[in-house]
Molecule: transfer RNA
Organism: Nitrososphaerota archaeon
RNA sequence: GGGCCGGUGGUCUAGCCUGGUAGGACGGCAGUCUCACACGCUGCAAGCCGGGAGUCCAAAUCUCCCCCGGCCCA
Numbered sequence: 001g002g003g004c005c006g007g008u009g010g011u012c013u014a015g016c017c018u019g020g021u022a023g024g025a026c027g028g029c030a031g032u033c034u035c036a037c038a039c040g041c042u043g044c045a046a047g048c049c050g051g052g053a054g055u056c057c058a059a060a061u062c063u064c065c066c067c068c069g070g071c072c073c074a
Base pairs, nucleotide, nucleotide: 001073002072003071004070005069006068007067010026011025012024013023020057028044029043030042031041032040050066051065052064053063054062
């Protein structure tokens, strides 16, 4: 230098092809249960999707550029 894959709550991860206001697990908080704790159950908070630009009525999703990480080639 070239190619491919990945970047989404505190952590891990689905969703991207086929555009329509982000789902799950763990963790956190509150309630419930218990003498109490744990477990279980119920509810809540927490991400606008690595950054920017473009297309579109509408972008996590499509296009381009850049950044970061991994693998391969030179």